Molecule: small-subunit ribosomal RNA
Organism: metagenome
């Protein structure tokens, strides 16, 4: 100092428009399908034709010099090209012209012909035969690879069309470049794309225009399907890159990681500028219920570049996290019973966990460890024997190519072998039913489950624990979403008379849909080919990874669109034709069909006169009101307005609303005949349109009568009501709105078809007769019953369909909010039409069924009223209860159906309660161990109230001799509880009700609840019994069978009887008789056992019968009187305190012993009794007649003794024996004489008896005295229908005694009434109706008041979307313009000029931004309106029954 090579920089080329993200916009030719493009354009790439001549100026890089904080940049110099200009050539193209063919209009295609326009660039390998040469080399040949025009081709890509592509009509009209033409400009390319000019179009109910959401598909999940949601990964399309706007370049973009401007937001700065875009990959923040690694490689694939090597690639392979889905594998197998422990449960027997475990014996997948060890990778890349092929060439260079050499992120992983040891590997979630699986404990409407139903208030399979079970399994449950069960939106596949649902009613537009025959024609329809419907995904078949998941192949599928070519039945469309639909005509009748005019009578009111007197009206009863100024009545005359009795009919007529005296005029529609006309003219109708009851509006008139509001009275708690007097809108008319009704047949309209039977209104034909006129027959419409099939949830419909089909229309799709709200449209107005959502509930309805209920019907019974007769309710008193008191007043019973109830007997006791004193294996049971003693007992002392403790004494156990039994005592187990629960039970027991009812089998009948039968006709006391019946039968229940009473027979005779007989005493007259006893006797009463006896059995009437009425007999007559005896069931009806019994709970006390007290307390209510109140009576005296019980710690005679209560003493009796035990009213006869009395007896007060351990709180009964209230009871209520009520006495039971006047019996006297079934009560049967079922003590409505929640209005107030209008206008393309600048070509020597370009200027348009005003929308709001929903509120009582005024 040069030269490679490598790094950066810079010129040039080509690629940054692929690949990759995301789904915001956008309802769009934006996607998806099947076309077009004769209206286009294409870099690389494939084929072919043809060319690659020859020159120019510059610029980067460099260098030098500035400027800036940087970003970045200005000057000056110097250079190169396949970068930049010119120019030559012109096959082809492009323009003109011109001829042949084609075509789909414009036009396309092949030629011809003249001029005119425009092209290129090189690089690099070899050769060495010729020329040059600066001696490197270059001309030349020759390969590659470039470049330039041009034909085609593939692959993209533009445009432009048919059809498909969510919701909303509470968006019903949009549109001015808007539709269209001529011209003209853009574009690659048609086109109002865009600009001028003319034109007045376009689009829409087959949804125009607006709003709302939303990327489309392929496909995906679900469903039999049909659909019905969805659009993550993986395909294809779009569409976007901070927002908004805008162009450059470029084959290609208005460009994700270019460029310009503007905004928002970040960042950096020296304040003056400047940077910046993860919706690439990973990664941070933030938000959220939630979503990974700031990894490894370019080794495969593939793409860009490059001639390669090769470089690059968060594409991509791949690998990590995540049980996030899918899919295999594992946590072990096989033996193992005393069925171990331990858990849980338990009827204490047991059962279960469970062959589980444990032990035995085996295997080793996963995981551990140790050693091998892939596939993905070679047709490609280098080397390369050879062969072909270009050439002048055996160079070179293309192409083929055995063999060789090297490339692996994953990864030393998959896999394979070796070792060890059952080792290291199970959870979740349920267990009331749906739904598979069950007990305990704990809790106690509390804690809490719930997806619905629902579960929890003391025995919870539902909460919470456990134990066992069930069901999945490296998952399991939850939450959330979609579709399905859901035919619950219905095309497959649904209704609409009463469940939601027929438009109030016609005319009619558009649409739908339409008789019969011929011919054509092919849109629909049907069939054939064709193309296409990506792939992938489902299916099926084969195969590849150990199997599956997964992936490869190949078929099917893709149910569609478009082309093409057949068919001609059906629709259609065209054309000719018919006459059965449909109208027209012509004819005689039928109607309350409309409309206007006129006319009628009766009735009411009101005016006038007459007669006429005190009332009249009204009403459940009444009062307001009207009348003596003269009413109501009643007579005449008049006036006025409204409605038309009688006819008059489920009779007519009209589309509905709706039409009603009479007569006239105008004027519509139906039906029947005749068949002359037209020839399909029909049907149904969204939108229109026009009628459309009452009521209400506007204007004008009318106005008797009624009558909203309104006064008055009245009813009532209240009556803003019903009722009653009054009375204005209003009712009518003319005109004109409203336009709704339970506008209902709760049933659209029309046409066709399907057995019948009876009526009616309108024509029309025939039969009989001689005509006529009924009667009768058929036939058309029209209007009613009834009923077969058939429909139908039932109820019903039923030729007048809600049968069976057809067209068209309207309408509904859980209840409430709500026919509202908000907008819209209409109306004067009230308001109409149209029509939501939040929220809320789990129903909300129809129709049938059973009860039950009604101030619904009907039939029937009850002492249920009524007719009687006695009470209650006033009064003392007795008892019960409340209630207050209390330490305690012990508990229970509580409408009927507690309350003289439990209690058939509270001085203690009972005694559950209160206070106080003890006792703890206990006052009583049972067993077990241990101790002592032989018991136990008895007797005395002290303490004390007393139990009870504490001493002392006496006496001292049986035995099969085994410490067996027995008893004490200690100790454990246990006793015990009148404590809760009667709403856990059992038993009994009330009650409805001695009511007559309550069921079952099989059958029939009904979808079913269920009905039948059991109801009907008669009858009974009765579901008694008879007929009759789709029922036949049977059960409990009735009645009978039991007991008692009422006759009679027999039997039997003691304690019972005593007529005959005998004896005996009394009396008397030693008489007759009476009277008493005894014998004998059963005759009579009676007593207690059999039987009989009464069955509507006999007659008479009735009557189908059962029956019923009346008679006869007979002690009894129709159940002879009573009485036991209570169906299914209801009332959580009563009783845990009679007893048992289940849980709970107390355990030196909630147990148990004991004194005393209370259960008996008293300002006061109520029940249920006695006694009265007097004369049908009190008192006195005399006399008469009973049943039924009961008596041994017991009744208890005679006798005495008391004035009695009682008392002494004592026969008799264990009772048809003896005792209480004399019944009492009743009847004789006396007295009292109407009064607080000779009624009535409380209440003191004294003295006594009797019981008792003991009468003081607390008995009873006797005597004397005392002598209260009470003169028949007030609303209102109770019993009783005959040996009954009333009155009257007698007896038992409990009991020492008694509160007993109570309760359960017994007997005497011994009535009155019942006309009836309307009403009060209560039951029974059938039958109606319910909105009730906890059943009318049901259910329910609404206003007020409080709480929460959504939600309309609302002065405004804040946001977002948008329309119009005007400013302001960045950047840009586009035009003018350009005096600034300008190297190349041109003209010139040159200086300069000229084309041409360009700074800059302007203008057009327009992003962002401002003004002004309008529209959607969405959030907030004082206050306000209704709604909804809440255990117990307040006022009423509207609906449900005839709901008390339907």
């Nucleotide at each position: 100092g040069g030269a490679a090579u490598g790094a950066g920089a810079g010129u040039g080329g080509c690629g940054g428009a692929a690949g990759g993200g995301u789904g915001a916009g956008g309802a769009a030719c934006g996607c998806g399908u099947a076309g077009g493009u004769a209206a286009u354009c294409u870099g690389c790439c494939u084929u072919g034709a043809a060319g690659u001549u020859g020159g120019g100026g510059a610029u980067a890089a460099c260098c030098c010099c500035g400027g800036g904080a940087a970003a970045c940049u200005g000057g000056g110099g110097c250079u190169a090209a396949u970068a930049c200009c010119g120019a030559a050539u012109g096959u082809g193209a492009u323009g003109c012209u011109u001829g042949g063919c084609c075509g789909c209009a414009u036009g396309g295609u092949c030629g011809g012909g003249c001029u005119a326009u425009g092209a290129a660039a090189g690089a690099u390998g070899g050769g060495g035969a010729u020329c040059c040469u600066u001696c490197g080399g270059g001309a030349c040949c020759u390969g590659u690879c470039g470049c330039u025009u041009u034909a085609a081709g593939a692959g993209g890509a533009g445009c432009c069309u048919g059809c498909g592509u969510c919701c909303u009509a509470u968006c019903a009209g949009c549109u001015a470049g808007u539709u269209g033409g001529u011209a003209g400009g853009g574009u690659a390319a048609c086109g109002g794309c865009c600009u001028a000019c003319c034109a007045a179009g376009g689009c829409u109910a087959u949804g125009a225009c607006g709003g709302g959401u939303a990327g489309c598909u392929g496909g995906u999940c679900u469903g039999a399907g049909a659909g019905g949601a969805c659009g993550g990964u993986c395909a294809g399309c779009c569409a976007c890159a901070c927002u908004g706007g805008g162009a450059c370049u470029g084959a290609g973009a208005c460009a994700c990681u270019g460029c310009c401007c503007a905004g928002a937001c970040u960042c950096c700065u020296a304040c003056g500028g400047g940077a910046g875009g993860c919706u690439g990959c990973a990664g941070u923040c933030g938000a959220g219920g939630a979503u990974c690694a700031u990894u490894u490689g370019c080794a495969a694939u593939g793409c860009g570049c490059g001639a390669a090597a090769g470089c690059g690639u968060g594409a991509c392979a791949a690998u990590g996290c995540g049980a996030c889905g899918c899919u295999g594998c594992g946590u072990g197998g096989a033996g193992g019973a005393u069925g171990a422990a331990g858990g849980c449960c338990u009827u204490c027997g047991g059962g279960u966990u469970g062959u589980a475990a444990a032990c035995u014996c085996c295997u080793g997948u996963c995981a551990u460890u140790c050693g091998g060890g892939a596939a993905c990778a070679a047709u490609g890349a280098c080397g390369g024997a050879c062969g072909g092929g270009c050439u002048a060439a055996u160079a070179u260079c293309c192409c083929g190519g055995a063999c060789g050499u090297g490339u692996g992120a994953u990864g030393g992983u998959a896999c394979c072998g070796g070792a060890a040891g059952a080792g290291g590997a199970a959870a979740c979630g349920g267990u009331u039913g749906c739904u598979a699986a069950c007990u305990c404990u704990g809790u106690g409407c509390c804690a809490g489950c719930a997806g619905c139903a629902g579960c929890g208030g003391u025995a919870a399979u539902a909460c919470a624990g456990a134990g066992a079970c069930c069901g999945u399994g490296a998952g399991c449950g939850u939450u959330g979403u979609u579709c399905g069960g859901a035919u619950u939106u219905a095309c497959u596949g649904g209704g609409c008379g009463u469940a939601a649902a027929g438009g109030g009613u016609g005319c009619g537009u558009a649409g739908g849909u339409g008789g019969u025959u011929c011919u054509g024609u092919a849109a629909g329809u049907c069939g054939g080919a064709c193309g296409u419907g990506a792939a992938a995904u489902c299916c099926c078949a084969c195969g590849g990874c150990c199997c599956a998941a997964c992936c490869g192949u190949g078929g099917a599928a893709u149910u569609g669109c478009a082309u093409u070519u057949g068919a001609a039945a059906c629709u259609a469309c065209a054309g000719g034709g018919c006459u059965a639909g449909a109208g027209u005509g012509c004819a005689g009748g039928a109607g309350a069909g409309g409309a206007g005019a006129g006319c009628g009578g009766a009735a009411u009111u009101c005016u006038u006169g007459g007669u006429g007197u005190a009332g009249u009206g009204g009403u459940g009863a009444a009062a307001u009101a009207c009348g003596u100024u003269g009413a109501u009545a009643u007579c005449a005359a008049g006036a006025a307005g409204a409605a038309c009795a009688c006819c008059g009919g489920c009779g007519g007529c009209g589309a509905a609303g709706g039409c009603g005296g009479c007569u006239c005029u105008c004027u519509a529609g139906a039906a029947u005949g005749c068949a002359a006309c037209u020839g399909a003219c029909a049907c149904u109708g969204a939108g229109g349109c026009a009628c459309g009851a009452a009521a209400g509006c506007u204007g004008g008139g009318g106005g008797a009568g009624c009558a909203a509001a309104c006064a008055g009275g009245a009813u009532u708690a209240g009556a803003u009501a019903c009722c009653c007097u009054g009375g204005u809108a209003g009712u009518c008319c003319c005109a004109g709105c409203c336009u709704u009704a339970a506008a209902c047949g709760g049933u659209g309209u029309g046409c066709a078809u399907u057995u019948g039977g009876c009526g009616u209104g309108g024509g029309a034909g025939g039969a009989u007769a001689u005509u006529g006129a009924c009667c009768c027959c058929u036939u058309c419409c029209g209007u009613g019953c009834c009923g077969u099939a058939g429909c139908u949830a039932a109820c019903g419909c039923g030729a007048u369909a809600a049968a069976u089909g057809c067209a068209c229309c309207g309408c509904c799709u859980g209840g409430g909010g709500a026919g509202u709200a908000c907008g819209g449209c209409c109306g004067c107005a009230a308001g109409g039409c149209u029509a939501a959502a939040a929220c809320u509930c789990a129903a909300a309805g129809a129709a049938a069924u059973u009860g039950a209920c009604g101030g619904g019907g009907g039939c029937c019974c009850g002492c249920a009223c009524a007719a009687g007769c006695g009470g209650a309710g006033g009064a003392g008193c007795a008892u019960g209860u409340g209630g207050c008191u209390u330490a305690a007043u012990u508990c229970g019973a509580u409408g009927c159906a507690a309350c003289g109830c439990g209690a058939a007997g509270a001085a203690c006791c009972u005694u559950a309660c209160c206070a106080g004193g003890g006792c703890u294996u206990g006052a009583c049971a049972u067993g077990u161990a241990g101790c002592u003693g032989c018991a136990g007992g008895c007797c005395c002392u002290c303490c004390g109230a007393a139990a009870g403790g504490a001493g002392g004494g006496c006496g001292g156990c049986c035995u099969u001799c085994g410490a067996g039994g027995g008893u004490g005592c200690u100790a454990c187990a246990c006793a015990g509880g009148u404590g809760c629960u009667g709403c856990a039970u059992g038993g009994c027991u009330g009650u409805c009700g001695u009511c007559a009812g309550u069921u079952c089998g099989u059958g029939c009948c009904g979808u079913g609840a269920g009905g039948u039968g059991u109801u009907g006709g008669g009858u009974u006391a009765a579901g008694u019994c008879c007929c009759g019946c789709a029922a036949c039968g049977a059960a409990c229940g009735c009645a009978a069978c039991c007991c008692u009473u009422g006759u009679g027979u027999u039997u039997a005779g003691u304690u019972g009887c005593c007529a005959c007989c005998g004896c005996a005493g009394g009396u008397g007259a030693u008489g007759a008789g009476c009277c008493u006893g005894c014998g004998a006797g059963c005759a009579c009463u009676c007593u207690a056992g059999a039987c009989a006896g009464a069955c509507u059995g006999c007659c008479u009437g009735u009557a189908c019968a059962a029956g019923c009425a009346g008679g006869a007999g007979g002690a009894a007559g129709g159940u002879g009187g009573g009485g036991a005896u209570g169906a299914c069931g209801u009332c959580a009806a009563g009783u845990c305190a009679g007893u048992a019994u289940g849980g709970c709970c107390c355990u030196u006390a909630c147990g148990u012993c004991c004194u005393g007290g209370g259960c008996u307390g008293c300002a006061c209510a109520c029940g249920u009794g006695c006694u009265a109140c007097a004369a049908u009576g009190a008192c006195c005296g005399g006399u008469a007649u009973a049943g039924a019980g009961g008596g041994a710690u017991g009744c208890g005679a005679a006798a005495c003794c008391g004035c009695a209560a009682g008392g002494u003493c004592a026969a008799g009796c264990c009772a048809a024996u003896c005792c209480a035990u004399u019944a009492a009213a009743a009847c004789c006869g006396g007295c009292c004489u109407c009064a607080g009395u000779u009624c009535g007896g409380a209440u003191u007060g004294a003295a006594g008896u009797c019981u008792g351990c003991a009468a003081c709180u607390c008995g009873a009964c006797u005597u004397c005295a005392u002598g209260a209230a009470g003169c028949u009871g007030g609303a209102u209520u109770c019993g009783c229908u005959a040996g009954u009520a009333a009155c009257g006495g007698c007896g038992c039971a409990u009991c020492a005694g008694c509160u007993a006047c109570g309760g359960c019996g017994c007997c005497g006297u011994g009535a009155a009434u019942a006309c009836g079934u309307u009403c009060c009560c209560g039951g029974g049967c059938c039958u109606u109706g319910u909105a009730c079922a906890c059943a009318c003590c049901g259910c329910c409505c609404g206003u007020c008041a409080c709480a929460u929640c959504a939600u309309g209005a609302a002065a405004g107030c804040c946001g977002u979307c948008u329309g119009c209008a005007c400013c302001c206008g960045a950047a840009g393309u586009c035009g003018c313009u350009g005096a600034u600048c300008c190297a190349a070509c041109c003209u010139g020597u040159a200086a300069a000029g000229a084309a041409g370009g360009u700074a800059g200027g302007c203008g057009c348009c327009u992003a962002a931004g401002g003004u002004g005003u309008g529209g959607g929308u969405g959030g907030u709001g004082a206050u306000u309106g209704g709604g909804a929903u809440g255990a117990a509120g307040u006022c009423g009582g509207a609906a449900c029954a005839a709901g008390g005024u339907a």